[in-house]
RNA sequence: CGCGCGGUAGAGCAGUGGUAGCUCGUCAGGCUCAUAACCUGAAGGUCACGGGUUCGAACCCGUCCGCGUUA
Numbered sequence: 001c002g003c004g005c006g007g008u009a010g011a012g013c014a015g016u017g018g019u020a021g022c023u024c025g026u027c028a029g030g031c032u033c034a035u036a037a038c039c040u041g042a043a044g045g046u047c048a049c050g051g052g053u054u055c056g057a058a059c060c061c062g063u064c065c066g067c068g069u070u071a
Stems, first nucleotide, its partner, number of pairs: 002069006010024004018055001026042005048063005
């Protein structure tokens, strides 16, 4: 350099063009003498970056980064 896979919340990951979700974590409240566990709620995302298609993007193209792989 070529090929393949990937980049989505603090972490690990889903997501079939129509309000971006799950588990854990964090914060607040409840429960308890107290802690843990349990229950309820909340915060946290320019979906890597830049363009393109579309009424609408997680799609398409390019760039960057990571992993794997051929010579």
Transfer RNA from Flavipsychrobacter sp., 71 nucleotides, folded computationally. The coordinates come from a structure-prediction model, not an experiment, and the mean pLDDT is 85.